[in-house]
RNA sequence: GGGUCUGUAGCUUAAUAGACAAAGCAGCGGGCUUUUAACUCGUGGAUUGUGGGUUCGAGUCCCACCAGACCCA
Numbered sequence: 001g002g003g004u005c006u007g008u009a010g011c012u013u014a015a016u017a018g019a020c021a022a023a024g025c026a027g028c029g030g031g032c033u034u035u036u037a038a039c040u041c042g043u044g045g046a047u048u049g050u051g052g053g054u055u056c057g058a059g060u061c062c063c064a065c066c067a068g069a070c071c072c073a
Stems, first nucleotide, its partner, number of pairs: 001072007010025004018056001027043005049065005
């Protein structure tokens, strides 16, 4: 320098272009327990990497850029 893939909550992952982006763990509050752990009930948390484009409608499609992994040179 060229190419492929990945980027969604604190972490791990879902989500056919269509109503409010869902779940587990973690966090917070309660129950249980002498206490902790475990168990159990409830609860908050996301400008979907950034900026544009297409569309009535984009996490999803297109373009550029950023970060990371890998391949070629």
Transfer RNA from a Blastocatellia bacterium, 73 nucleotides, folded computationally. The organism belongs to Blastocatellia, within Bacteria. The sequence is in RNAcentral, with records from ENA and MGnify. It matches the Rfam family "tRNA". The family's RNA type in Rfam is transfer RNA.